[in-house]
């Protein structure tokens, strides 16, 4: 000075990041049920199936959810932890079936941002003032460079990124 599953192995930032589990709080007194009464041909993305032996719809009674999304705790796995964005694939996915699918969840990319978290604002998703991401701005923190100053402990400023940084090794190659 180099190493491309960006060499191997440990390691460290901390309101650090992921998963399971347990409660809670919202969804929601909503869907949806059943039952009465009004009404009277439809309803569905589409076919079938259903419907005058009453479809949709409104309306009042009783009865009443779940997912997805969140917080908190424990337990665990970790420090590209992980996240999200774009492309490819199987899968789910219309409360009776089938097929389609607005949406969705996984996996895989030597595929594109992000060092880390915080508040503030806008935008999207989202049921939501919650919550998550993107993007600005602010200050915090961590390391590494580079300048000054230092009582040599450190401390200011500016700047980079995790392909970083911190310790030890292995291997190439130059002096």
């Nucleotide at each position: 000075a180099g190493u491309c599953u960006a060499g191997a192995u440990a390691g460290a930032g901390g309101c650090g990041c992921g998963a399971a589990g347990u409660u809670u709080a919202a969804g929601a007194g909503u869907a949806a049920a059943a039952u009465u009464g009004c009404u009277g041909a439809g309803g569905u993305a589409a076919g079938c199936a259903c419907a005058a032996u009453g479809a949709a719809g409104c309306a009042a009674u009783u009865u009443g959810a779940a997912a997805g999304g969140a917080a908190a705790c424990u337990u665990u796995g970790c420090c590209g932890a992980a996240g999200u964005g774009u492309a490819c694939a199987a899968c789910c996915a219309a409360u009776g079936c089938u097929u389609u699918a607005a949406g969705g969840u996984u996996g895989u990319a030597a595929u594109g941002c992000u060092g880390g978290g915080c508040u503030u604002g806008c935008a999207u998703a989202a049921a939501a003032u919650a919550u998550a991401u993107g993007c600005a701005a602010g200050a915090c923190u961590g390391u590494c460079a580079c300048a000054a100053a230092g009582u040599c402990g450190u401390u200011u400023g500016u700047g980079g990124a995790g392909a970083g940084c911190u310790a030890u090794c292995a291997c190439u190659g130059a002096u």

Predicted 3D model of a 175-nucleotide RNA (Lysine riboswitch aptamer) from Clostridium paridis. Of the family's consensus pairs, 98% are formed in the model. It matches the Rfam family "Lysine riboswitch aptamer". Rfam describes the family as follows. Riboswitches are metabolite binding domains within certain messenger RNAs that serve as precision sensors for their corresponding targets. NCBI's taxonomy places the organism under Bacteria, Bacillati, Bacillota, Eubacteriales, Clostridium. RNAcentral holds the sequence, with entries from Rfam.